[in-house]
Background: The RNA shown here (transfer RNA) has 73 nucleotides and comes from Anneissia japonica. The RNAcentral record of the sequence draws on Ensembl Metazoa. The coordinates come from a structure-prediction model, not an experiment, and the mean pLDDT is 82. Lineage of the source: Eukaryota > Opisthokonta > Deuterostomia > Comatulinae > Anneissia. It matches the Rfam family "tRNA".
RNA sequence: GGUUUCGUGGUGUAGUGGUUAUCACGUCUGCUUCACACACAGAAAGUCCCCAGUUUGAACCUGGGCGAAACCU
Numbered sequence: 001g002g003u004u005u006c007g008u009g010g011u012g013u014a015g016u017g018g019u020u021a022u023c024a025c026g027u028c029u030g031c032u033u034c035a036c037a038c039a040c041a042g043a044a045a046g047u048c049c050c051c052a053g054u055u056u057g058a059a060c061c062u063g064g065g066c067g068a069a070a071c072c073u
Base pairs, nucleotide, nucleotide: 001072002071003070004069005068006067007066010025011024012023018056027043028042029041030040049065050064051063052062053061
């Protein structure tokens, strides 16, 4: 330098055009306990990497940029 794949709460993820973006772990609060933990109940936390375009409508499609991984050179 080229090709391919990927970028979504703190972490890991589902969601391939449609109404409030999913789940698990973690965090916080309550309950429970002599106390802690587990279990149970509830809550907070995302403007889906950035910009532009297509569309009635974009996390999703297209172009560019940035970043990561694998392979080739």